[in-house]
RNA sequence: AGAGUUUGAUCCUGGCUCAGAACGAACGCUGGCGGCAGGCUUAACACAUGCAAGUCGAACGCCCCGCAAGGGGAGUGGCAGACGGGUGAGUAACGCGUGGGAAUCUACCGUACCCUACGGAAUAACGCAUGGAAACGUGUGCUAAUACCGUAUACGCCCUUCGGGGGAAAGAUUUAUCGGGGUAUGAUGAGCCCGCGUUGGAUUAGCUAGUUGGUGGGGUAAAGGCCUACCAAGGCGACGAUCCAUAGCCGGGCUGAGAGGUUGAACGGCCACACUGGAACUGAGACACGGUCCAGACUCCUACGGGAGGCAGCAGUGGGGAAUCUUGCGCAAUGGGGGAAACCCUGACGCAGCGACGCCGCGUGGAGGAUGAAGGUCUUCGGGUUGUAAACUCCUUUUGUAGGGGAAAAUAAUGAUGGUACCCUACGAAUAAGCCACGGCUAACUCUGUGCCAGCAGCCGCGGUAAGACAGAGGUGGCGAGCGUUGUUCGGAAUUACUGGGCUUAAAGGGCGAGUAGGCGGUAGGGCAAGUCCAAGGUGGAAUCCUAUGGCUCAACCAUAGAAUUGCCUUGGAAACUGCUUUACUUGAGUCAGUGAGGGGAGGGCAGAAUUCCUGGUGUAGCGGUGAAAUGCGUAGAUAUCAGGAGGAAGGCCUGUGGCGAAGGCGGCCCUCUGGCACUGGACUGACGCUGAGGCGCGAAAGCGUGGGUAGCAAACAGGAUUAGAUACCCUGGUAGUCCACGCCCUAAACGGUGGGCAUUAGGUGUAGGGCUCGUUAGGGUUCUGUGCCGAAGGGAAACCAUUAAAUGCCCCGCCUGGGGAAUACGGCCGCAAGGUUGAAACUCAAAGGAAUUGACGGGGGCCCGCACAAGCGGUGGAGCAUGUGGUUUAAUUCGACGCUACGCGAAGAACCUUACCUGGGCUUGACAUGUUAGUGGUAAGAACCCGAAAGGGGGAUGACUCCGACUUUGUUGGAGAGCUAACACAGGUGCUGCAUGGCUGUCGUCAGCUCGUGCCGUGAGGUGUUGGGUUAAGUCCCGCAACGAGCGCAACCCUUAUUCUCUGUUGCUCCGGAGCGAUUCGGAGCUCUCUGAGGAAACUGCCAGCGAUGAGCUGGAGGAAGGUGUGGAUGACGUCAAGUCCUCAUGGCCCUUACGGGUUGGGCUACACACGUGCUACAAUGGUAGUGACAAUGGGUUAAUCCCAAAAAGCUAUCUCAGUUCGGAUUGGGGUCUGCAACUCGACCCCAUGAAGUCGGAAUCGCUAGUAAUCGCGUAACAGCAUGACGCGGUGAAUACGUUCCCGGGCCUUGUACACACCGCCCGUCACACCAUGGGAAUUGGAUCCACCCGAAGGCGGUGCGCCAACCAGCAAUGGAGGCAGCCGACCACGGUGGGUUCAGUGACUGGGGUGAAGUCGUAACAAGGUAACC
Repeated sequence: AGAGUUUGAUCCUGGCUCAGAACGAACGCUGGCGGCAGGCUUAACACAUGCAAGUCGAACGCCCCGCAAGGGGAGUGGCAGACGGGUGAGUAACGCGUGGGAAUCUACCGUACCCUACGGAAUAACGCAUGGAAACGUGUGCUAAUACCGUAUACGCCCUUCGGGGGAAAGAUUUAUCGGGGUAUGAUGAGCCCGCGUUGGAUUAGCUAGUUGGUGGGGUAAAGGCCUACCAAGGCGACGAUCCAUAGCCGGGCUGAGAGGUUGAACGGCCACACUGGAACUGAGACACGGUCCAGACUCCUACGGGAGGCAGCAGUGGGGAAUCUUGCGCAAUGGGGGAAACCCUGACGCAGCGACGCCGCGUGGAGGAUGAAGGUCUUCGGGUUGUAAACUCCUUUUGUAGGGGAAAAUAAUGAUGGUACCCUACGAAUAAGCCACGGCUAACUCUGUGCCAGCAGCCGCGGUAAGACAGAGGUGGCGAGCGUUGUUCGGAAUUACUGGGCUUAAAGGGCGAGUAGGCGGUAGGGCAAGUCCAAGGUGGAAUCCUAUGGCUCAACCAUAGAAUUGCCUUGGAAACUGCUUUACUUGAGUCAGUGAGGGGAGGGCAGAAUUCCUGGUGUAGCGGUGAAAUGCGUAGAUAUCAGGAGGAAGGCCUGUGGCGAAGGCGGCCCUCUGGCACUGGACUGACGCUGAGGCGCGAAAGCGUGGGUAGCAAACAGGAUUAGAUACCCUGGUAGUCCACGCCCUAAACGGUGGGCAUUAGGUGUAGGGCUCGUUAGGGUUCUGUGCCGAAGGGAAACCAUUAAAUGCCCCGCCUGGGGAAUACGGCCGCAAGGUUGAAACUCAAAGGAAUUGACGGGGGCCCGCACAAGCGGUGGAGCAUGUGGUUUAAUUCGACGCUACGCGAAGAACCUUACCUGGGCUUGACAUGUUAGUGGUAAGAACCCGAAAGGGGGAUGACUCCGACUUUGUUGGAGAGCUAACACAGGUGCUGCAUGGCUGUCGUCAGCUCGUGCCGUGAGGUGUUGGGUUAAGUCCCGCAACGAGCGCAACCCUUAUUCUCUGUUGCUCCGGAGCGAUUCGGAGCUCUCUGAGGAAACUGCCAGCGAUGAGCUGGAGGAAGGUGUGGAUGACGUCAAGUCCUCAUGGCCCUUACGGGUUGGGCUACACACGUGCUACAAUGGUAGUGACAAUGGGUUAAUCCCAAAAAGCUAUCUCAGUUCGGAUUGGGGUCUGCAACUCGACCCCAUGAAGUCGGAAUCGCUAGUAAUCGCGUAACAGCAUGACGCGGUGAAUACGUUCCCGGGCCUUGUACACACCGCCCGUCACACCAUGGGAAUUGGAUCCACCCGAAGGCGGUGCGCCAACCAGCAAUGGAGGCAGCCGACCACGGUGGGUUCAGUGACUGGGGUGAAGUCGUAACAAGGUAACC
């Protein structure tokens, strides 16, 4: 720091995704040790059990134990239970943070001063009695105090009307302290107030009655509507009140370059809460987590009468959950409470336990070791790799186990941790490695299996038989006691843009205007000092972060110091800039005067052309309309034409990228009223300006309301056509509407798709209005304003913009943030309605999009070519037959080829064979190749004979061959080979895949194209060259040109044919002679001709004329055998069609192996209702039949210019005379010939007989441009035989081409495109099916909240207090007084109740649209002129 992903490719816009870091985590696999941290994020759900707050006998009485000393117990009393510990429900608040403030209190502690005197009455405990199951009481009697009460004193204290009034205390124990009270002050802690900051929603816009303020009173420690009475009517809010939702806040944590974003576990500060709600009491402090009272829910006990309880303390349990620990040890340390102290208490705390939850450290060994072992794996079978890895040798001992020693933490004592850390010794490589990934992003590759299956996947995407993407294995990469996955946050994302984005076409300028708040604002001077800047002071807690140093062996961790804490406050200063204030100015803005142009607006009036209608005239059969028609109108007289009349609407020519207006918009002429603008002048005002959220006004067309009007046009509607359909396009009609008045609606592709204002930045050229100026005119120059075009710099993704900016700056407003859902829903506002405005979410996709590029395509355009059409000739399609194909049939009818480019094609020839197919019966190392092992001389071979259709199986007379040895040498014997037998490797496969391939081939197309190097242009794809003007058969050539050259194609070079020359001269040819009736043959001579086959010549637009640009070239002509490529052939660019062929051959992979191999018999490939292609023969007289009959060429026969195949057909003569015939020959019967083992299925031919359809062929369609078509025969290959086929050969031998509008195919240029699998493309909507989320919905359930009313626990307050009462007073007393208690009353008030409203959520019959989904239905809307241009 970036990367992947939209496209055929490109640039841009834009979203999605990834790589990083982090975590109180969880899950999967795995797991050796230690240190330090952290561990219910969910149910503020419910809790068993234990513990978490007591202590003081030096305040007091009593009881118990004890001889005593002393100890223990409950109670009274004191202090403490307001700390410590937990949690985050509530709270959007002075709650928190930060900085200030004044009207306060503060137990214990410190400092200072003073005081601590005299009395009194009770009461618990306890005793007795008594109630209750219990909890707990009740009555009565006795008693103490540092408990309670009174009095005295009180400088200072408090109140005060300034006269005065009020207020304390406690003692204990024994000689020294500890206490008690008052006052002042400090410290600490707490309460209160204020400035600023502190989440989202406006689909929450108005809220508020104690509300805002005042006065009196009350209340509090204290200011205050805190409370109350009265008075006033205020207060808050667009700088967001109120309401709703969410949330404890901060120091900080995470991330980030930073700004920022996110977060608030642990540690620290503050707040709030303690089962839920309410309330107060006590107290210095609470409205109190382990206190009280009441209400409620829940749980427990109960003798049913009543009671008890509150883990959000530490452990622990259940539950919830993806998920979070021990019912541990100790008060040794630190700290807290009580105590004079000893001491007691302390789940605070210190430790240990559990879990890789995190961070950090260590280890699982080190060195050597190549025949590179074995095994695995891959392999081209050679080898590679795992891999110095292992084994093996030597060494070490962190960890581990065992033994020994043994701290600091504590200070004289006291150690839970803990015999721990650490040290020493012994043992022994011993106890210790996994996880993920390997298509790209992204480091890392092969084999096997699987076969769009199983599966993977963060995005793009993999998988349909050769998967580096699935699964396994080997190998490799990464990290390592961990590794991956999931979730979340920040980053990357400049993808909310303050730093740091945009708005012509990608998302985005409001339809337009004037203007409110607000924001911004000209020149000069003075003042102030709010902003701003400087300095100083205060604060910014500690921890964290950063830097340095130090301590644990290092590190994590910890300690010390520094820096930082970017902020707030106070004081002083500066005055440039902003601001405020004041004075002045004129250039911004405006006023005034003069002049001017204009479809600017409103109202009224007038004229003409045209359409239609009405009346009348003339006139007659049609008119009208269309691609063609029809509906329609017309003999009741239309259309046409003439005259007259009526009425409404609209404004021709002028008319112009001309004018005016803010936009919408505005067009005949005249009048009235009226807005704005430009120019000139420079008198006046003196910043009066710009923009403009809300709000206000205007706002095309259509539409709505009321009333008019209605000629033409014309939604709806009707009819006629078109069509498969045609609810359309076309035609005939036609109503709203269009017009007017008034009132609504308020939207448009309301567009320059470009908000307004000011300033700055080259020009050129039109046009509209005004001024100045030169000029006699025509016209020119210059200036201001408007409106266009072209273009520099600059900008832009590009297209393009460019003084009328999309350039460069400033100011203000509006708007955008992926596509769809959505121009939507709900809610609000507006509207009579239609509807408008504001405006989401769920869900879904990885794109959607802009500009430009190359192609392809177009029922786009231009140019050009081709037997493409046209002009001709002959066919096919109809008949019969042949042949191929489909289909059907079959045991099999083997397989392949399927538009052109399959179908007389592979097949240059299926009776057996071929043959691949079917049936039957047979073989298994095999019909064929190579190798290994073993055996084998009566071996190999093998006759007769038997079974059999053959193959094959039996059978076994007879019976070998080659080489080398030995020997008793006609021979015997040993070994080897060949052969054979057996076994094993293997053979074999016309089995599959032509979509794994090679090779070969078809096709576009013998079309003229296809490219490259360098340069240039473009950000780039790419362009240029190759386009343009001519020309050509041709990218052929010429000219021009930011191109210059080159390559593959074209052409030429090759073959053939046409002319000629030279050479050659037999078998050819010529001549002569002989024989034969003749066919023919013999002999001799020659090479002139024909011919043979080698080599030359010849043709090049070379020559002439015209045209053309003087070019390329074209047209015509001459000469020539041939003339403009002379004819024909061979020759096929880059590529396209996954074209064809695995059945020619070769070949990867897969499959079969007593069979999918091999052999054989018979059958089939020849079937036959039918359909198609290609042909043959015909339908006849240009003919048939009979006779006659010349000249050929190619080729074959083993060799042959010699011999043979061999007869050419045409032609000529005769006859037939228009008919199903002397046409035609199918079909069938009979008889033969030939080939062949064999013509039944299933050959060809001959003879006799038979004599079918067919009388020239519908729609449609094919070939051919000259020695061509047509017509005629001949030959050849394969082949035993079989051609109407194929390939060749020659004979005879035409017609026509005006021309390029149209059909088909192709080439070049250009244009549009939403196509790129490229129009056989893309793509829209309804319907049907499945699933998903969502709106409406009668109703229903629950939550929150508001209003009104009812009820009114506890409690404090107020009142009352006839009942009751020890302290003080009076009184001898009774009793009374002061004071108080219970009770009662009252207002307040929690819970609860009734009714109504608002709001949120759930369910919901039915219903609406939306989204998604390989192959459904109907059409064809859009993209090309998309076939009616599209769109709003």